[in-house]
A computed fold for a 72-nucleotide RNA from a Candidatus Harrisonbacteria bacterium, annotated as transfer RNA. Rfam family: tRNA. By type it is a transfer RNA. Rfam's curators write: Transfer RNA (tRNA) molecules are approximately 80 nucleotides in length. The coordinates come from a structure-prediction model, not an experiment, and the mean pLDDT is 81. The sequence was found in a public genome assembly.
RNA sequence: GCACUCAUAGUUCAACGGAUAGAAUGUAGCCCUCCGAAGGCUGAGAUUGUGGUUCGAUUCCACAUGAGUGCA
Numbered sequence: 001g002c003a004c005u006c007a008u009a010g011u012u013c014a015a016c017g018g019a020u021a022g023a024a025u026g027u028a029g030c031c032c033u034c035c036g037a038a039g040g041c042u043g044a045g046a047u048u049g050u051g052g053u054u055c056g057a058u059u060c061c062a063c064a065u066g067a068g069u070g071c072a
């Protein structure tokens, strides 16, 4: 330099172009307990950025940024 893959809660991962973007774990509060652990209930928390296509984009397209792999 060229090509390809990836980027979503604190972390690890889901999500036919259409549901309030979901789960585990972590975290906060409450219940339980003599106190904790375990268990139960409730809550907060995310789509890398800018444009484009579309009635509608996490998803498709372009560019940029970052990470990884291969070739040279």
Base pairs, nucleotide, nucleotide: 001071002070003069004068005067006066007065010025011024012023013022018055027043028042029041030040031039048064049063050062051061052060